[in-house]
RNA sequence: GUCCGGAUAGUGUAGAGGCCUAUCAUGAAGCCCUGUCGAGGCUUCGACCCGGGUUCGAAUCCCGGUCCGGGCGCCA
Numbered sequence: 001g002u003c004c005g006g007a008u009a010g011u012g013u014a015g016a017g018g019c020c021u022a023u024c025a026u027g028a029a030g031c032c033c034u035g036u037c038g039a040g041g042c043u044u045c046g047a048c049c050c051g052g053g054u055u056c057g058a059a060u061c062c063c064g065g066u067c068c069g070g071g072c073g074c075c076a
Stems, first nucleotide, its partner, number of pairs: 001072007010026003018056001027045006049065005
């Protein structure tokens, strides 16, 4: 340089046009339970990398950018 894949709560992760006011785990807060702790139960909180486009409607599709991972190539 080029090609491919990826970026979603604090962390990991599901989603593949409308059911998303977005899933689950972990975390945090409160309550229940318990002699105490732990475990367990209930409730709540918290996210779509950036810009543009398509569409009635975009986390999802398209274009550009940034970053991460990988393949190939080039220079030394």
Model confidence (mean pLDDT): 82 of 100. Transfer RNA from a Methanotrichaceae archaeon, 76 nucleotides, folded computationally. NCBI's taxonomy places the organism under Archaea, Methanobacteriati, Methanobacteriota, Methanotrichales, Methanotrichaceae. It was read from a public genome assembly. Its Rfam family is "tRNA". It is annotated as a transfer RNA. About the family: Transfer RNA (tRNA) molecules are approximately 80 nucleotides in length. Rfam links the family to the GO term triplet codon-amino acid adaptor activity.